[in-house]
RNA sequence: GGGCCCGUAGCUCAGCUUGGUUAGAGCAUCGGUCUUAUAAGCCGAGGGUCACGUGUUCAAAUCACGUCGGGCCCA
Numbered sequence: 001g002g003g004c005c006c007g008u009a010g011c012u013c014a015g016c017u018u019g020g021u022u023a024g025a026g027c028a029u030c031g032g033u034c035u036u037a038u039a040a041g042c043c044g045a046g047g048g049u050c051a052c053g054u055g056u057u058c059a060a061a062u063c064a065c066g067u068c069g070g071g072c073c074c075a
Base pairs, nucleotide, nucleotide: 001074002073003072004071005070006069007068010027011026012025013024020058029045030044031043032042033041051067052066053065054064055063
């Protein structure tokens, strides 16, 4: 230098292919319940610039282009 993949909650990820419901799950955190107490279990809550920018569209996490970051391969 070239190619491919990835970037969504504190962490691990789904959703993207086929645009449209309020953006979700598990773990973690916080509160409650239970217990002599802790853990486990059960109930509930908070937490998001969907990496960034521009464009397409009535409508973008999802499509297009560019940028940034990470990984792998080739040279």